[in-house]
RNA sequence: CGUACGAAACGGCAAAUCGGCGCGAGCCGGAGACGCAAAGCCACGGGACCCUGGUCAGCCGGGCUACCAAC
Repeated sequence: CGUACGAAACGGCAAAUCGGCGCGAGCCGGAGACGCAAAGCCACGGGACCCUGGUCAGCCGGGCUACCAAC
């Protein structure tokens, strides 16, 4: 110096609910905080959901990137 694990610290994201948009799964915004060490990004494989073409990365796997750092 790099990788894995992840105590501590600085911070970060943000479930349900509310308003709006969408046929819908869902999305956006403010408040909010269930939780999260990748709950950052990607729809490649599976899955679930909606519907004939899509949604979900806070379902699993995978890919890329990443703050701090004890043992």